[in-house]
RNA sequence: CCCUUAGAGUUUGAUCCUGGCUCAGGACGAACGCUGGCGGCGUGCCUAACACAUGCAAGUCGAGCGGAGAACAUUAAAAAACUUGCUUUGUGGGGUUUCUAGGAGCCGACGGGGGAGACAGGCGAGAAACAUCUGACUCACCCGCGGGGAUAACGGAAAUAACGUUGCUGUAAUACCGCAUCAGACCACAUAGCCACAUGACUCACGGGACAAAGGAGCAAUCCAGUUUGAGGUGAGCUUGCGUCCCAUUAGGUAGUUGGUGAGGUAACGGCCCACCAAGCUGACGAUGCGUAGCCGACCUGAGAGGGUGAUUGGCCACACUGGAACUGAGACACGGUCCAGACUCCUACGGGAGGCAGCAGUGGGGAAUAUUGGGCAAUGGGCGAAAGCCUGACCCAGCAACGCCGCGUGAGGGAAGAAGGUUCUCGGAUUGUAAACCUCUGUCCUAAGAGAAGAGGCGGAAGACGGUAUCUUAGGAGGAAGCCCCGGCUAACUACGUGCCAGCAGCCGCGGUAAUACGUAGGGGGCGAGCGUUGUCCGGAAUGAUUGGGCGUAAAGGGCGUGUAGGCGGUCAGGUAAGUCUGGAGUGAAAUUCCUGUUUUUAAGAUGGGAACUGCUUUGGAUACUGCUUGUCUUGAGUGCAGGAGAGGUUAUCGGAAUUCCCGGUGUAGCGGUGAAAUGCGUAGAGAUUGGGAGGAACACCAGUGGCGAAGGCGGGUAUCUGGACUACAACUGACGCUGAGGCGCGAAAGUGUGGGGAGCAAACAGGAUUAGAUACCCUGGUAGUCCACACCGUAAACGAUGAAUGUUAGGGGUAGGGGGUAUCGACCCCCUCUGUGCCGCAGUAAACACAAUAUGCAUUUCCCCUGGGGAGUGCGGGCGCAAGGGUGAAACUCAAAAGAAUUGAGGGGGGCCCGCACACGCAGCGGAGCAUGUGGUUUAAUUUGACGCAACGCGAAGAGCCCUUUCAGGUCUUGACAUCCAGUUAAGCUUGUAGAGAUACAUUGUGUCUUCGGACAUACUGAGACAGGUGGUGCAUGGUUGUUGUCGGCUGGUGUUGUGAGAAGAUGGGGUAAGUCCUCCAACGAGGGCAACCCUUGCUGAUAGUUAUUAACGUGUAAAGGUGAGGCCUUUAGUAGGACUGCCGGGGACAACUUGGAGGAAGGUGGGGAAGACGUCAAAUCAUCAUGCCCCUUAUGAUCUGGGCUACACACGUGCUACAAUGGCCGGUACAAAGGGAAGCGAUACCGCGAGGUGGAGCAGAUCUCAAAAAAACAGUCUCAGUUCGGAUUGUGGGCUGCAACCCGCCCACAUGAAGUCGGAGUUGCUAGUAAUCGCGGAUCAGCAUGCCGCGGUGAAUACGUUCCCGGGCCUUGCACUCACCGCCCGUCA
Repeated sequence: CCCUUAGAGUUUGAUCCUGGCUCAGGACGAACGCUGGCGGCGUGCCUAACACAUGCAAGUCGAGCGGAGAACAUUAAAAAACUUGCUUUGUGGGGUUUCUAGGAGCCGACGGGGGAGACAGGCGAGAAACAUCUGACUCACCCGCGGGGAUAACGGAAAUAACGUUGCUGUAAUACCGCAUCAGACCACAUAGCCACAUGACUCACGGGACAAAGGAGCAAUCCAGUUUGAGGUGAGCUUGCGUCCCAUUAGGUAGUUGGUGAGGUAACGGCCCACCAAGCUGACGAUGCGUAGCCGACCUGAGAGGGUGAUUGGCCACACUGGAACUGAGACACGGUCCAGACUCCUACGGGAGGCAGCAGUGGGGAAUAUUGGGCAAUGGGCGAAAGCCUGACCCAGCAACGCCGCGUGAGGGAAGAAGGUUCUCGGAUUGUAAACCUCUGUCCUAAGAGAAGAGGCGGAAGACGGUAUCUUAGGAGGAAGCCCCGGCUAACUACGUGCCAGCAGCCGCGGUAAUACGUAGGGGGCGAGCGUUGUCCGGAAUGAUUGGGCGUAAAGGGCGUGUAGGCGGUCAGGUAAGUCUGGAGUGAAAUUCCUGUUUUUAAGAUGGGAACUGCUUUGGAUACUGCUUGUCUUGAGUGCAGGAGAGGUUAUCGGAAUUCCCGGUGUAGCGGUGAAAUGCGUAGAGAUUGGGAGGAACACCAGUGGCGAAGGCGGGUAUCUGGACUACAACUGACGCUGAGGCGCGAAAGUGUGGGGAGCAAACAGGAUUAGAUACCCUGGUAGUCCACACCGUAAACGAUGAAUGUUAGGGGUAGGGGGUAUCGACCCCCUCUGUGCCGCAGUAAACACAAUAUGCAUUUCCCCUGGGGAGUGCGGGCGCAAGGGUGAAACUCAAAAGAAUUGAGGGGGGCCCGCACACGCAGCGGAGCAUGUGGUUUAAUUUGACGCAACGCGAAGAGCCCUUUCAGGUCUUGACAUCCAGUUAAGCUUGUAGAGAUACAUUGUGUCUUCGGACAUACUGAGACAGGUGGUGCAUGGUUGUUGUCGGCUGGUGUUGUGAGAAGAUGGGGUAAGUCCUCCAACGAGGGCAACCCUUGCUGAUAGUUAUUAACGUGUAAAGGUGAGGCCUUUAGUAGGACUGCCGGGGACAACUUGGAGGAAGGUGGGGAAGACGUCAAAUCAUCAUGCCCCUUAUGAUCUGGGCUACACACGUGCUACAAUGGCCGGUACAAAGGGAAGCGAUACCGCGAGGUGGAGCAGAUCUCAAAAAAACAGUCUCAGUUCGGAUUGUGGGCUGCAACCCGCCCACAUGAAGUCGGAGUUGCUAGUAAUCGCGGAUCAGCAUGCCGCGGUGAAUACGUUCCCGGGCCUUGCACUCACCGCCCGUCA
């Protein structure tokens, strides 16, 4: 200077953290699914080192040799025919050219293949050799004389299935063998010189020994070949330090083993082999054993460090059917050589033989899966040859395969009527979409024709498989060329239909149970593109094994504690050294690959030149701060010494008192004991109680204390013995002697085990009694092991501070235990300083938070143990320990997407504190028992329509089911419809009457619009065709609206600021006080909204005003009586308005507050009484049947209409009421006093009739006027006298009345008669705190008629509240929680 580091989903109601799982990226010798135009460059049995048909893959040399052939010409002689110079035939000789079976030479050890074995005779990167070899090649100096004996081929003979074999005769060589000659080479011995650190090395010379050869071609020059030697080069062998997988549930291994001496062997060293001698060698720094695996350059990934891999390509190794062995050779223990053994295959005449594709093609087999029995030696390279040349499945090419990388194309520009079609729709539109059509162009690829390479270099010639290929030119025509995956989040991209926890999807979370952006299809969209997805594997993300770069109080994780070995680490000051460390040089790190930069193929992939890099190893020079090693020094770490005091530290022996139990005796009598209550148990054979004496065992009250001691476990009466450690003070001694500590060794609560003692109390097991649905428990009565002692095992605990040890360091404060010092004082106390221990609070800091905080969980250093998701499991197996029980070490298969930690909000608690409510308590009246009314369930039925179900359904929807309502059932009818809009045609609609019918309905009879510009228009009805109507059909879990409930409970919630990483908190908590989050006060809060209260209505008091239908005091008038009347505006009343009450005043309490208590005044006193009014939310609360409405369903019916029935049934159960059971009463008689309401299809007076219900009749009144209308209880007088009655009235009979088309199913009322149950109600349960409960009557809505229900009205008119322990409900604060669908929760076990 350059390059370089990404996260997300998923545990929860929400949060932070820990932690796993999953995804997005890249890569592949891939495979599978769908699809598929072209070209270039690569790649292609990963499985059976399984078996192989067929062809080819290693030959060559005649210029080393002898033969056998062939061709040509020549020569010699012979024969024949024709004919006289030539033809033919066969034979012999030599010659030229050619060919090659044999023997000779070289090669065959290269090239090519696959990776079985092998964790080391391997590989990688280094070093070394005084311990080595090297054919062909290069350079250099010499040499090549003269001989000998064989043998194959060939010829002839014999036998034989085949492969092949055996005799006989003759023969050649660069084949073979002696002899001669040769050097600085070789060998042995000896001498001399010289060098060196030892074994030794080197040099020159002399003497001795042994050892060579081959020729060929050419006219020749010369070339090739041969022998000996030296040097070089190349190749190979050997040795060695370093690195090189997993398992310790593999811990010991090793007899040629380790070393020595000598001999052998090898090219060479060596136990390589042998004889003898010695007993070594190796291992926790992992030997030995088991498993797996060719190693590397490199390749993939990664920011890097790393992790994974070892296809193609290059280096090395090992292998060639399996195992073994050697021969030849320079080189092999030899892929296409030999021998032996084995398995397999083939041939055979059965005697015997042949073979090895892990060479190139190819076949079978295996497998998810991997190609042509192709062309050529033209190029590159190899073998042989003098060369031409021959051989070459090495190689160069072609074929097959989207297997990979790269490039190109499937057209480009214009084109809105935004066409048609598709999809969707709110029916307007939107989208597909400039997309298409259409117009104008282009020609890459394609098709046809023509031209046509480079690759070929050398002294030269010939020679091109690819290939008529690449490339170029011309013509043709948009013509022949697009798919795959995805669209809930992660993650880019949405709608419709179908389906209905089904079919299916899914990488994780998860989706689907009738409105699925998640399944399937379609339209649309997104991504990539001749590919796209899926599967598999590897790296990444994963800091999730953390060297870079994690942790261990509570999430997984500190060993129970000590001592100490190896190992790791280590105080101060100097000297030396230079191993580590730093720095420079040199060698090496093959090439290829990678990166940078050029060149090249039109570009790219690819190819190619140069450079960098290869982070490493070896060696050498220098530096010396730090570490190491070594030498010396020091005292502060550590230890020793002297002087003190403290302590439940340990061991052994002995002593003591209190208490329990038991034994003996006395006194004494009926119970004791035990519990929630009891019983078992003990006791009249004398218990328990009390008292005296004795025995025995165990434990040590008070002192006693977050006090002391100890390493931990642990240690508590007194005295004595032996003994360990810590602390303080002093500073005499040693001089780093230290810290930690894998293994090892020791200690180690309780329970348990063995042997022997002991045994009072307590007490597993066991027995009995209780409790309970049961109770193998909790409670009670007993009771054995054990608990105690001695010796020996066991070796574990929530062995905890859930916190390893050591050292240093970082604000303070006040306690406590043991020491020391100072000041002051006569002295002590007090005060100050300091060391060690033990607790608390607290700052910085740390931490996920809780918390820790000098006794750290802070900041640093050293060292050890341990952790890596939950479950399976601390389990199984293995080996070791134990008498046993068991303990230590310690997995996997499988399964889940979580399991955890801390903190937060709520809810709940048979947690706590405070408070309230007719919640309890104190009272009054009831319900539950009877009869009846009414609602519900159940049952029944053709139907008994339906909704509502704890409080908060059940006299509820329903403020009124004979028809209707009506939804239900049976039967009869209608189908554009009973109702709405549109179209066409016809037409008044309708009324009256009659017939049939249960009626709907049908038929007949009668009847015949309005306006007009005379064209027609409007209205009504009918008919017809479809759009549509209609549905009290479903879903209240698709909804709106409305309502209930919590609850008239006092709560609920923003803003700004504050606080916490955050969910959240605070405000709103605390102290008082209130009916109240009402108010006061304090406070990191301040201020505010919805609620509370007030404002509203009604009732209670009063003033002024106003007055009729109300009222009548005064004045007239008038009646039998009467505000009846004139009048009045006092009173009552009516109804608009105004006032009044606000803790305003006084006293006490309280904090001088809020507030409370008492009092005065007042009609009313502390929200005066009552009502309306209901915060944020909860209950998927209720209602689709008030209404509205999405979706689904029915459409001659689930719609419409008619008649009749049903909703009123009835073995039963429940809720809510009425009437009673009587004397506070019933009955009879006369006689008082209300309020609030209603009234025209109505209320209905006086009068008359009827015992009565009622009838006749119709004055008055749309109302302070008339009417319903009588209020009743009460009060007065009489009677009944405690009975199933003069109580009670059900039920039933008879006769009537009213309403209404209609009173049978199925209305109400009256009279007479009948006269049931019932004598105050079990367990349980409801309402009510004052004009209330209780009791008495009156009115209204609905309504033709029908109330014991509902909504209102007034009359009479109580009792009780000590109080908040308990039951129920609610509010606030707090606490623990594994709940959050929130205790009707969660969850464990067994069974199915």
This is a predicted structure of a 1392-nucleotide RNA (small-subunit ribosomal RNA) from an uncultured bacterium. The coordinates come from a structure-prediction model, not an experiment, and the mean pLDDT is 83. Its Rfam family is "Bacterial small subunit ribosomal RNA". The sequence is in RNAcentral, with records from Greengenes.